RNA sequence: AGAGUAGGCGUGGUGCGUCAAGUGCCUUGGGAUGGGAGGUCGCCCAAGGACGAAGGAAAGUCGAUCUUUCCGCGGUACCCCGUCGCAGCCGCU
Repeated sequence: AGAGUAGGCGUGGUGCGUCAAGUGCCUUGGGAUGGGAGGUCGCCCAAGGACGAAGGAAAGUCGAUCUUUCCGCGGUACCCCGUCGCAGCCGCU
C1' cells in the first nucleotide's frame, strides 16, 4: 500500500399493501456484524408510544361490495447485477 463486513445508493425482476400492513420517528431490551478477538454514533429483531398515505379504469358474478386484469401510488419486502463501503488492535497479500 492492497484485499475483504454489516450495510447505503441505483437499474431490472418477482411480490406485498393501497378496506393500511409496510417504511420512517421516539423510548426500552436483545442480537449479528471484513480472516481473529472485540466493538458503535452504522445494521437487524421485539415490546411500548406518537404520526401517517393515491388511487383509477375494465370485466366477471348471482353475491358482496366479492374476484380477476391493467395503469398508478408506497420515503413497501426479497433477489441478481453495478457502485460505495469497518475508526482502533492482531492477522493475510
Molecule: THF (Tetrahydrofolate) riboswitch aptamer
Organism: pig gut metagenome